[in-house]
């Protein structure tokens, strides 16, 4: 300084442009002599930030921030 990837829940990670979800975890219940474990439920997001496009953007265009990871 250029090029590539990634940034979405506490945490790993999904989501063909059309209601943003799972597993963990956290709380609450079941379940028994008690823990675990197992089952069921509930909360928990300004989809990195600005701005464009479009009836509609987490998804597509662009500036920037950040984190890897290459050329020079």
């Nucleotide at each position: 300084u250029c090029c590539g990837c990634g940034g979405u829940a506490g945490c790993u990670c999904a989501a063909u442009g059309g209601u943003a979800g799972a597993g963990c975890a956290a709380c609450c219940g079941g379940c028994u002599g008690u823990u675990a474990a197992c089952c069921g439920g509930u909360u928990g997001g300004u989809u990195g930030u600005c701005g464009g496009u479009u009836c509609g953007a987490a998804u597509c265009c662009g500036a920037c921030c950040c984190g890897c990871g290459g050329a020079g």
The prediction has a mean pLDDT of 81. A computed fold for a 72-nucleotide RNA from a Candidatus Kerfeldbacteria bacterium, annotated as transfer RNA. The organism belongs to Candidatus Kerfeldiibacteriota, within Bacteria. Rfam family: tRNA. Gene Ontology term of the family: triplet codon-amino acid adaptor activity. It is annotated as a transfer RNA. The sequence was found in a public genome assembly.